Notes: This is a predicted structure of a 365-nucleotide RNA (Bacterial RNase P class A) from a Gemmatimonadaceae bacterium. The coordinates come from a structure-prediction model, not an experiment, and the mean pLDDT is 76. Its Rfam family is "Bacterial RNase P class A". The family's RNA type in Rfam is ribozyme. The sequence is in RNAcentral, with records from ENA. Of the family's consensus pairs, 96% are formed in the model. The organism belongs to Gemmatimonadaceae, within Bacteria.

RNA sequence: UUCUCCGGCCGGACGGUCGCGGCGGAACCUUCGGGUUGCGUCGAGGAAAGUCCGGGCUCCUUGGACAGGCUGCCAGGUAACACCUGGGCACCUCGGUGACGGAAAGUGCCACAGAAAACAGACCGCCCAGCUGAUGCGUGGGUAAGGGUGAAAAGGUGGGGUAAGAGCCCACCGCGCCCGUGGUAACACGGGCGGCACGGCAAACCCCAGCCGGAGCAAGGCCGAAUAGGCGACGAGAAGCAGUCCUCUUCGAAAAAGACGUCGCGGGUAGGCCGCUUGAGGGCGCGGGUGACCGCGUUCCCAGAGAAAUGACCGUCCGAAGCGGUACGCUUCGACAGAACCCGGCUUACAGGCCGGGGAACUCG
Numbered sequence: 001u002u003c004u005c006c007g008g009c010c011g012g013a014c015g016g017u018c019g020c021g022g023c024g025g026a027a028c029c030u031u032c033g034g035g036u037u038g039c040g041u042c043g044a045g046g047a048a049a050g051u052c053c054g055g056g057c058u059c060c061u062u063g064g065a066c067a068g069g070c071u072g073c074c075a076g077g078u079a080a081c082a083c084c085u086g087g088g089c090a091c092c093u094c095g096g097u098g099a100c101g102g103a104a105a106g107u108g109c110c111a112c113a114g115a116a117a118a119c120a121g122a123c124c125g126c127c128c129a130g131c132u133g134a135u136g137c138g139u140g141g142g143u144a145a146g147g148g149u150g151a152a153a154a155g156g157u158g159g160g161g162u163a164a165g166a167g168c169c170c171a172c173c174g175c176g177c178c179c180g181u182g183g184u185a186a187c188a189c190g191g192g193c194g195g196c197a198c199g200g201c202a203a204a205c206c207c208c209a210g211c212c213g214g215a216g217c218a219a220g221g222c223c224g225a226a227u228a229g230g231c232g233a234c235g236a237g238a239a240g241c242a243g244u245c246c247u248c249u250u251c252g253a254a255a256a257a258g259a260c261g262u263c264g265c266g267g268g269u270a271g272g273c274c275g276c277u278u279g280a281g282g283g284c285g286c287g288g289g290u291g292a293c294c295g296c297g298u299u300c301c302c303a304g305a306g307a308a309a310u311g312a313c314c315g316u317c318c319g320a321a322g323c324g325g326u327a328c329g330c331u332u333c334g335a336c337a338g339a340a341c342c343c344g345g346c347u348u349a350c351a352g353g354c355c356g357g358g359g360a361a362c363u364c365g
Base pairs, nucleotide, nucleotide: 001361002360003359004358005357006356007355008354009353010352012317013316014315015314016313017312018311020043021042022041023040024039026037027036028035029034045336049347050346052345053344054343055342056341057216058215059214060213068212069211070210071209072208073087074086075085076084077083088100089098090097091096092095101207102206106205107204108201109200110199123147124146125143126142127141128140129139130137131136155173156172157171158170159169160168174196175194176193177192178191179190180189181188182187220274221273222272223271230265231264232263233262234261235260247259248258249257250256281300282299283298284297285296286295287294288293318334319333320332321331322330323329324328
């Protein structure tokens, strides 16, 4: 210098005009429900998104268990987590990635190819015997060294040994068991013993350990019309006047039933209010910790909501693209996207820019 990777941050800036939503004063109007005008103040995000995990909150709801589900190296952080941090182990592009407990508890599976796929196994080859004059063999046996098949062939390499071979024997490596040292632990290192017994798959059943009830703000709570329907009381019958009849119908001796009218009660609906945003909160400083994170002090209040506001224009600047052109000018554009009970994560989308760090190649000293 070029290329590449990782982490953090910003995500157009400032000013003005008009408009919209919430809240608080003020003035005016009002059918007292509210409306209008004006002022002040606040008004999207790092992902508000996907709704994939984990919680708060609310109801079911009172208590236990099974089934089922999830997670799975170790330690820590956290309200909790499938998240984060640090460490261990394995792999590679060296910074990342990894469902990374158990396969000597049991059951099961291992396609195709191949002779044989887990009580191993002779296709070719090798060796011995037999037969044959010899080449050789539709013969018997040994052999897992070599070839071949396969994702995987029953420890690997070398030496000894043997008819040929073989952990058959030996050394080293691997594996298993035991002991010691370091470490909180995962694990690492060292020593001894064992001739190898133990192929792979648990994102197959299963075993072990830990965790988990369900539904969701349309949760849930309070107030509550009009109309319809429910329940109850009264009109109802004593007296007087009038009189055929004291609302009507049925029945009728009476009681009663239904309709109608008035009033009351209670449930539900429309609607209104609460839940609703002050919270595991944000900024700054100090301290502890490798870190995730934690503690203390100080300061701030930062949308609240309903089919739903958060927009447009102008000026100066910044950036990108295009055109003219090289003193610069003109035009267009400003990534992804967008709250709806709240919070912690993960994942996905994202023009452009800033900061910090790592790696590789080349050149120069």